[in-house]
């Protein structure tokens, strides 16, 4: 110090979330030790039990006990002893009562309290103060009671009544007064009210007490007390100023209220209280009310400013079950006192009593949650006492709790065979890992044993020394010595021994955020702080290995601050992201021109006082260190008082004219109000003419019209609005304002510079105006027109369109008070480049008009700097500055609810929360899309030709069926597709029968005559038995060995057309042979991106030319390749022939097949920009790419294929593998696609010719000639040919005849019979032939396909596959057309531009209703 998250990407705005620190914490899990701290945040809920405030006998009278002495009577008797009783005295001890002091401290808690509180600074000349200290003066003399006690009663108890006795440092008078109080006078002093030495008068006080010493007494001395006064110290009371939470959806509050006079009360001031008088007092600088809360030093956090908190420790306050009250006392309105009331609890004999843990422990309850019914007064402190001493749950300690902070340990060194094990693996290895084991050590801690502190100073006693005083003694003060005192605790610490032995966990590993793999799971289980992960290859779930972090803890949850400049004083904004009030006027307030001078409030500087201690910072020191503790210094404030300075601000005085106002002279205008008036038009009324429609729409209909509409002419009525002028022209604060004239009236601008002299700006509340719609009352009502009615449109149409039509629109007077009331831009002032229009005024030049120059005010456009997230704004700022006001703080809920105010109502103003989401939003970018625009192309449409869709058949698909009808392909781009050919095989499917290292591959071992014929069983696979025939290759030392093959056996493994084409490779389809897709450098932009590639032409083409912040380049286009069309050259056999035939010869021609040539807008005319190119022409076999093919950019469709092949992962392994027989893939109410054949005369049939006329191909398990047989399919036959040689080889066409428009001499389906061919085998299930049979069909609805020339159409031929099977497919040639005006429209595509809330990209997004 930042990071994640809105988007396809970007910049911004903006929220949410995270990383840090902290805690009186709690929970999960784990847990070795010590030190120092801390420990009911909830129920100020209720409390059993024990303790927490007593002490003094040196204040008093008693009582009791013990001891000693003396006496009395009694008992036992050893007759002077014992025992018990009793009397008196003395000493000691104990203490119920009277009395004194204390109990008002200490300890607890935070309910109340928003000021009778607290903090800071002051005041008290308005006050009090027990004990303590100092000083001064005293302590005289009397009296009457009463507890205890005794007796008698009451009551269950608590307790209490009566009678009698008694004491005091208890109580009450009297004397004494330097004092106090009151009054009078008064030097002197003083801050206003006042204070006062001194004097006089009046009133006012005590305990002759207790103890010690001197032998007793007296007296004296000492100590402790007591009384009055004056001071001190410490402690309080009261008053003042400032500060101290939220809500205005709390705006008015207040009658003792504010003040005065008098009396009272108090320690003291005061309406503190009472009587009377006056009518005040507080409040937007927030009164009053409501809610919440103890305040502070400080604590946490933060760079700071701030924000939050008020545990422990310390100061203050308040409270003690709840509420009220006083008493005592120096002090209380009293936690462990009293009285009353209330609630609760307990006892009770029912009459009545007792109690108060927010003291320390502890209990119940509540709660996520907070300890022992411990030890001791040894220390520190407190109360009482002369003291010893007593009391002290204050306190000191221990116990419990990882609750926090701090420290230590759980070992150290060495150790590579890098062990075993585990995990991963590409199988090679890697990691765990010097980690372990092993070796050598150490001993913190632990255990045992021994030693053993500091904390202790006092006090007191004894002895002694010194000293003031005293007659002396006691005693006092100071000191020395000795004795004595430890809860913790036999603790810290030290020593020795034993022995690595007893001591590590928790969280995390997708990004933020350090740390990765495997397995399991399969949108399940689960995770998650945010984004988000999981639907079969999850680094995000669970487990394991490994790794990272912290560590006796770790993580989670909760809360606070930070990050958050996300409330912005430091330090934000408001054109479009949230945000300028609709507008002016104006109150309070805020801010305010030049000069001179004063003052000192703000401001600045110094001094003094204070800001408790602790805490904090720094330094030093003490515990082994640290935490912790101690000492010192510093810091800490809007502080108070005081001394100064005078620039600025405020304030006072004076002055000025530049701001502002105002006078004189001009001037423009739909500025406002009222009255009058004008013409055009619509509608209506009356009359005339006239005669069939009018009106309306996309098209119609409703409507009007023969009862005379519409049209037209003239006359009249009435209301509303003002054409042209008219203009990004004018005026007004805004809303707004438009015929003409008149009256009244507001504001602006300009010239001049006589006058005033800062009079100004803004403006919370307040008040004015305020479009349209709407409301009230009364008018008016032509046109228009919500509602409403009808007609259309539509799936519907409560709409858009049409015909009507009421409120309203108009006027007057009231109300409403809102609008995208917008420039989405508050008002005012100053400053900061220009250019160009326009409205109004002034000046200059000019004779003058115009033009031109200049100046002020207004209103527009363009544009620089600057600014902005960008768009944009840019002297009319959104620039640079100043002042004031309004407003904003994530989206939704919601401008909603409640409350208040306003309104006749409608409604308006003000204006939340619960809950919910992680976004919502602005600007710009690239795409995609649009029933947006512009341009262009394509058999896309149009123009044509032939079809499909109807029939029958073939074939494929769906569906259905089935044991199985194997699987895949699914809009174009699946459907005569994979399949270039399912009777068995194929075959993957089904039924049945079989095999299990296997039908196939590699490795190991053993054995072997490999191959092969015949027999039996079986459907076969297979099994059984047997063996006729027959014996290979290489080396050899002839013994044998090797290679190959076969059989058997064991296991590694084989095998899978099983799954996933959404894990993949490869291959393919499609957009599309469409013209596009990109890069480098440069430039522009904050950036995504742009430019280039856009523009003007042109092309089939991002083809080429020109221009241009671009210049170049790549993949595509084109060309290079093949076929074909012309020619040349070369070569010619199997080809050809100018040889009559053959042989032979020859190579001109045809042809064959190799190399070349040829075409390039090259030439020419015109068009075009002198270009690219285009249009026509010549020549040429061919002309503008000559025709055809191969060739398919970046990419799209998770397109197709795991069944061509390959392949990851998963699955099966006596089966999802392998073999066999039979069946199925050929089923059949139906639907669709693709074809074949037809419906006939451009035809069918028959015949003839000339031997009718082709081309691509193919041929040895082949093509198969001639000849013969058969009606024919075919058979017999076997010449020739491994092919320019032999073989296979056309049909339509042409010619002649017949049929004559019919379901036919068309059409051939279907079926029967008889045959042929292939093949182990044609039943399921092949093809062909002959005879017979002779179905549908007479040109095909909506819809739809192909084709632009050797094309469509039509005709046949060949080939692959193949034993056989072709209407399919791939090729080949024969015959051979019609049409294209053109690009409006349909479909698809390309380029530019525009809008977008889409980006899975319009098959998008999204709204409402219902479930």
């Nucleotide at each position: 110090a930042g990071a994640g998250u809105u988007u396809g990407a970007u910049c911004c705005u903006g929220g949410c979330u995270c990383a840090g620190g902290a805690u009186u914490a709690a929970c999960u899990u784990u847990g070795g030790c010590g030190g120092c701290a801390u420990g009911c945040c909830u129920a100020a809920u209720a409390c059993a039990u024990g303790c927490a405030a007593g002490u003094c006998g040196a204040a008093c009278g008693g009582a009791a006990a013990a001891u000693a002495u003396a006496g009395a009577a009694g008992u036992g008797c050893u007759u002077g002893c014992a025992c018990a009783u009793u009397u008196a005295u003395a000493u000691u001890u104990u203490u119920a009562g009277u009395g004194g002091c204390g109990a008002a401290c200490g300890g607890g808690u935070g309910a109340g309290u928003a000021a009778u509180a607290u903090a800071u600074a002051g005041a008290u000349a308005a006050c009090c103060u027990a004990c303590c200290u100092u000083c001064c003066a005293g302590u005289u003399g009397g009296g009457g009671a009463u507890a205890a006690c005794a007796g008698a009663g009451g009551g269950a108890a608590a307790c209490u009544u009566c009678u009698g006795c008694u004491a005091a440092u208890a109580c009450c008078g009297a004397a004494u007064a330097u004092g106090a109080u009151a009054a009078a006078g008064a030097a002197a002093c003083a801050c206003a009210a006042g204070u006062a030495a001194u004097u006089u008068u009046a009133u006012u006080g005590a305990a002759a007490g207790g103890g010690g010493c001197u032998c007793c007494a007296a007296a004296g001395c000492c100590c402790c007390g007591c009384u009055a006064g004056a001071a001190g110290a410490g402690g309080g009371g009261u008053c003042u100023a400032u500060a101290u939470c939220g809500c205005a959806u709390u705006a008015g509050c207040u009658a003792g209220u504010u003040g005065g006079u008098a009396a009272g009360a108090u320690a003291a001031c005061a309406g503190c209280c009472u009587a009377c008088c006056a009518a005040g007092g507080c409040g937007a600088u927030g009164a009053u009310g409501c809610g919440u809360a103890g305040c502070u030093g400080u604590a946490c956090u933060g760079a700071g400013a701030g924000g939050u908190a008020g545990a422990a420790c310390a100061g203050c306050c308040a409270c003690a079950u709840u509420g009220g009250g006083a008493c005592u006392g120096a002090g209380a309105u009293a936690c462990g006192g009293c009285c009353c009331a209330a609630a609760c609890u307990c006892c009770u004999a029912c009459g009545g009593g007792a109690g108060g843990c927010a003291g320390c422990a502890g209990u119940a309850g509540g709660g996520a949650a907070u300890u022992u019914u411990c030890g001791g007064c040894a220390a520190u402190g407190g109360g009482g006492g002369g003291a010893a001493c007593c009391c002290u749950g204050a306190c000191c300690g221990a116990g419990c709790a990882a609750u926090g902070c701090c420290g230590c340990g759980u070992g150290a060194u060495u150790g590579a065979a890098g062990a075993c094990g585990g995990u991963c693996u590409u199988c090679g290895g890697a990691c765990u890992g010097u980690a372990a084991a092993g070796a050598u050590c150490u001993g913190u801690u632990a255990u045992u044993a021994g030693g053993g502190a500091a904390g202790a100073a006092u006090u007191u006693u004894u002895a002694c020394u010194u000293u003031a005083g005293g007659a002396a003694a006691u005693g006092g003060a100071a000191g020395u010595a000795a004795a004595u005192u430890g809860a913790c605790g036999g603790u810290g610490c030290c020593u020795a021994a034993u022995g690595a032995g007893g001591a590590a966990g928790c969280c995390c590993c997708g990004g933020c955020u350090a740390a990765c793999u495997a397995u399991g799971u399969g949108c399940c289980a689960g995770c998650a702080g945010c984004c988000g992960c999981g639907g079969u290859a999850a680094u995000a779930c669970a487990u394991a290995g490994g790794g990272g972090g912290c560590a006796a803890g770790c993580g989670u949850u909760a809360u606070c601050c930070g990050g958050a400049a996300u409330u912005a004083u430091u330090g934000g904004g408001c054109g479009u992201a949230a945000a300028g009030g609709g507008u002016a006027c104006g109150u309070a307030g805020g801010c305010g021109g030049g000069c001179u001078u004063g003052c000192a409030a703000g401001u600045c500087u110094g001094a003094u006082u204070u800001g408790a201690a602790a805490g904090c910072a720094c330094a030093u020191g003490g515990c082994u260190u640290a935490a912790c503790c101690a000492u010192g210094u510093g810091a800490g404030g809007u502080a108070a008082u005081u001394a100064g300075a005078a620039a600025c601000u405020a304030c006072g005085a004076g002055u000025c004219u530049a701001g502002a106002g105002a006078g004189u002279g001009g001037u423009a205008g739909a500025g406002g109000u009222a009255a009058a008036u004008g013409g055009a038009a619509u509608u209506c009324c009356a009359a005339g003419u006239g005669g069939a429609g009018c009106g309306g729409u996309g098209a119609a209909a409703u409507g009007c019209g023969u009862a005379g509409a519409g049209a037209u002419u003239c006359g009249g009525a009435g209301g509303a609005a003002c054409a042209c002028c008219a203009g990004u022209g004018g005026c007004g604060a805004a809303g707004g304002c438009g015929g003409u004239c008149u009256a009244c009236u507001g504001g602006g601008c300009u010239c001049u510079a006589a006058c005033u002299g800062a009079c100004g700006c803004u403006g919370a509340g307040g008040c004015u105006c305020g479009a349209a719609a709407g409301u009230g009352u009364g008018g008016g009502g032509a046109g228009c027109a919500a509602a409403c009615a009808g007609g259309a449109u539509u799936a519907g149409a409560u709409a858009c369109c049409c015909u009507g039509g009421u409120a309203g629109u108009c006027c007057a007077c009231a109300c409403u008070g809102u609008a995208a009331a917008c420039g989405a831009u508050g008002a005012u002032u100053g400053c900061u480049a220009g250019g160009u229009g326009u409205g109004g005024g002034g000046g200059g030049u000019c004779u003058g008009a115009c033009c031109c120059c200049u100046u002020c005010c207004g209103u527009g456009c363009c544009g620089g700097a600057g600014u902005u997230a960008a768009c944009g704004c840019a002297a009319u700022a959104a620039g640079c500055a100043a002042u004031c006001c309004a407003c904003c703080u994530g989206g939704g809920g919601a401008g909603u609810a409640c409350g208040a105010c306003c309104g006749c109502a409608a409604g308006g103003u003000u204006g939340a929360a619960a809950c919910u989401c992680a976004a919502a939003g602005g600007a710009a970018u690239u795409g995609a899309c649009g029933g947006g625009g512009a341009c262009c192309c394509g058999c896309a449409c149009a123009a044509g030709c032939a079809g499909u869709g109807g029939a029958u058949u073939a074939u494929g698909u769906g569906g259905u069926u089935u044991a199985a009808u194997u699987c895949g392909a699914a809009g174009c781009a699946a459907c005569g597709c994979g399949a270039a050919g399912a009777a068995c095989c194929u075959u993957a499917c089904c039924a049945g029968g079989u095999c299990u290292u296997g039908a196939c591959a590699u490795c190991c071992a053993a054995c072997u005559a490999a191959c092969g014929a015949a027999u039996c069983a079986g459907a076969g696979a297979u099994g059984a038995a047997u063996u006729a025939g027959g014996u290979g290759c290489c080396c050899u030392u002839c013994g044998g060995g090797g290679a190959a093959a076969g059989u058997u056996g064991a296991g590694a493994c084989a095998g899978g057309u099983g799954g996933u084409g959404c894990a993949u490779g490869g291959u393919u389809g499609u957009c599309g042979u469409c013209a596009g897709c990109u890069c480098g450098u440069g430039u522009c932009g904050u950036g995504a991106g742009a430019u280039g590639u856009u523009g003007g032409g042109u092309u089939a083409a991002g083809u080429c030319c020109c221009g241009c912040a671009a210049c170049g380049a790549g993949c595509g286009c084109a060309a290079c390749c093949c076929c074909u069309g012309c020619c040349a050259u070369u070569a010619g056999u199997u080809g050809c022939u100018a040889c009559g035939c053959a042989a032979g010869a020859g190579c001109a021609c045809u042809c064959u097949a190799a190399u070349g040539g040829g075409a390039c807008c090259g030439c020419u005319a015109c068009c075009g920009a002198c270009a690219a190119g285009g249009u026509g022409g010549a020549g040429g076999a061919a002309g503008g790419u000559g025709g055809g093919g191969a060739c398919g950019a970046c990419g799209u469709c998770a397109a197709a294929u795991c069944a061509u092949c390959a392949u990851g992962c998963c699955c099966c392994u006596u089966a999802u593998g392998a073999c066999c027989u039979g069946g199925g893939c050929u089923a059949c109410a139906c639907a669709c696609g693709u074809a074949a054949u037809a419906c006939a005369a451009u035809g069918g049939c028959c015949g003839u010719u000339u031997a009718a006329c082709a081309g691509c191909a193919g041929g040895a398990a082949g093509c198969g000639a001639a000849g013969c047989c058969g009606c024919g399919a075919g058979g017999c036959g076997g010449a020739g040919c491994a092919a320019a040689a032999c073989c296979c080889c056309a049909a339509a066409a042409a010619c002649g005849g017949u049929c004559u428009c019919a379901g036919u001499u068309c059409g051939g389906a279907u079926u029967g019979c008889a045959g042929g061919c292939u093949g182990c085998a044609a039943c399921u299930c092949g093809c062909c032939u002959g005879c017979a049979u002779g179905a549908a069909g007479u040109c095909g609805g909506a819809a739809u396909u192909g084709c632009u020339a050797g094309u469509a159409a039509u005709c046949g031929c060949a080939g692959a596959u193949c034993a056989g099977c072709a209407u399919g497919c791939u090729g080949c040639g024969g015959u051979g057309a019609a049409u294209a005006c053109g690009u409006u429209c349909c479909c698809g595509g390309g380029u530019c531009u525009u809008g977008u809330a889409c980006a899975c990209a319009c098959c998008g997004c999204c709204c409402g209703u219902c479930a």